The prediction has a mean pLDDT of 77. A computed fold for a 384-nucleotide RNA from a Cytophagaceae bacterium, annotated as Bacterial RNase P class A. Its Rfam family is "Bacterial RNase P class A". Rfam links the family to the GO terms ribonuclease P activity, tRNA processing and dimeric ribonuclease P complex. Rfam classes the family as a ribozyme.
[in-house]
RNA sequence: UGAAACGGCCGUCUUAUCGCUGUUUGAAUAAAACAGAGGAAAGUCCGGGCAACACAGAGCGCCAUGCUUCCUAACGGGAAGGCUCAUGCAUGCAUGAGACAGAAAGUGCCACAGAAACAAGACCGCCGCAUCCCUGAUGCGGUAAGGGUGAAAAAGUAGGGUAAGAGCCUACUCGUGCUGCAGCGAUGCCGCAUUGGGGUAAACCUCAUGGGUUGAAAGUCCAAAUAGGCUGUUUGGGUCGCAAGACUACGGGCUGCUCGUCCGGCUUCAGCAAUGAAGCAAGCAGUGGGUAGGGCGUUGGAGGCUUUCAGCGAUGAAAGUCCCAGAUAAAUGAUAAGAGCUGCGCAAGCAGAACAGAACCCGGCUUACAGGCCAUUUUUAUUU
Repeated sequence: UGAAACGGCCGUCUUAUCGCUGUUUGAAUAAAACAGAGGAAAGUCCGGGCAACACAGAGCGCCAUGCUUCCUAACGGGAAGGCUCAUGCAUGCAUGAGACAGAAAGUGCCACAGAAACAAGACCGCCGCAUCCCUGAUGCGGUAAGGGUGAAAAAGUAGGGUAAGAGCCUACUCGUGCUGCAGCGAUGCCGCAUUGGGGUAAACCUCAUGGGUUGAAAGUCCAAAUAGGCUGUUUGGGUCGCAAGACUACGGGCUGCUCGUCCGGCUUCAGCAAUGAAGCAAGCAGUGGGUAGGGCGUUGGAGGCUUUCAGCGAUGAAAGUCCCAGAUAAAUGAUAAGAGCUGCGCAAGCAGAACAGAACCCGGCUUACAGGCCAUUUUUAUUU
């Protein structure tokens, strides 16, 4: 200097004129001042705030997460660490990845090949003995070091030992268990003991932690209007009690189920009473007619900015300061000049501009992006 990887920032600004929306001032539909679409507003993937379901309770089901500590309103998010694996350099660092709880609680699966794939082994081979048709064959016994198959085959290397072998023994490592020390902890280090037989849980499962449901067209208030019409149906049984009320069964609501819990009316007439009838009121379903305009939710917040302090950091605390869209079929624009950025050009100048538009709000995650810039790492060329 060029290239790549990963992470981050910018991705427009000023003035004038005209136009649109909101707030404030204003008697005013006049006028003035101020403000007016993002880094992702996208996806609807997580977590909440808020609202409704009388209260939102318990258990199960179902679902989600899974190394440690910390941050946060919370999270499947973030910060700092630990361990494992891979790569590179080299003996401990750097970079990257991790769906890093549990395999002796249980049930499954590991095709084919192979003798054998879990409490699984003897195909070839090696050794010993015996017999024979004797440079070999057969039988019996021992073996798991060598070879073969496979993704994976009873810890590794070296030595001793053995008939041949084997942790059989020894040394050094690995694994597992235990004590001590360091650390908040995951873990790490020293020491001691020990022969120590797979994998798979983004398979079922077990353990720990968490989750009521729905969702702004959620919900709520006011106004208007008629025929608050018509039809059907429900408004409840028993026991105890003077009554209030308690228990039990039934119907409905809260959530997928169970428990639990809440609600389940009034008047008149007839009748000795039981009971029957009628009406009002409320709920549900259907049908028919009329009206359909506003407000709240709705933008002052888990808010932004600056400074100081604490912390490795994410972040927290204090002080000061600011108000930064609120539309409701949908505003946030157009023109002109200049500036900034990029490309070409000696210059003048010419050309260009990605992904993309708020709709209850906030914190994250994921995806898209012309062009430019910054930091770290790797690599190429050149120079010293």